[in-house]
RNA sequence: GCCGGGGUGGCGGAAUAGGCAGACGCAACAGACUUAAAAUCUGUCGGGGUUUACCCCGUACCGGUUCAAGUCCGGUCCUCGGCA
Numbered sequence: 001g002c003c004g005g006g007g008u009g010g011c012g013g014a015a016u017a018g019g020c021a022g023a024c025g026c027a028a029c030a031g032a033c034u035u036a037a038a039a040u041c042u043g044u045c046g047g048g049g050u051u052u053a054c055c056c057c058g059u060a061c062c063g064g065u066u067c068a069a070g071u072c073c074g075g076u077c078c079u080c081g082g083c084a
Stems, first nucleotide, its partner, number of pairs: 001083007010026003019067001028044005046057004060076005
């Protein structure tokens, strides 16, 4: 240099005919149980708007297509593998 795979919460990891982003697991936090703890059970768990409700933003980054993009197209960065 060329070819191919990958980049999504704190971590792992789903969502592939384009249609509610974050299933599921781990971790964390709160509560129940306990004398106390562990285990177990229940709830919460990306960011912002002070807070419930509600709204906005968020899939490496920048653009494009589309009513609608994690997903398709172009470019860039990082990473893994192959070839030279």
A computed fold for an 84-nucleotide RNA from Brevibacillus daliensis, annotated as transfer RNA. Its Rfam family is "tRNA". Rfam classes the family as a transfer RNA. Gene Ontology term of the family: triplet codon-amino acid adaptor activity. Taxonomically the source falls in Brevibacillus (Bacteria, Bacillati, Bacilli, Paenibacillaceae).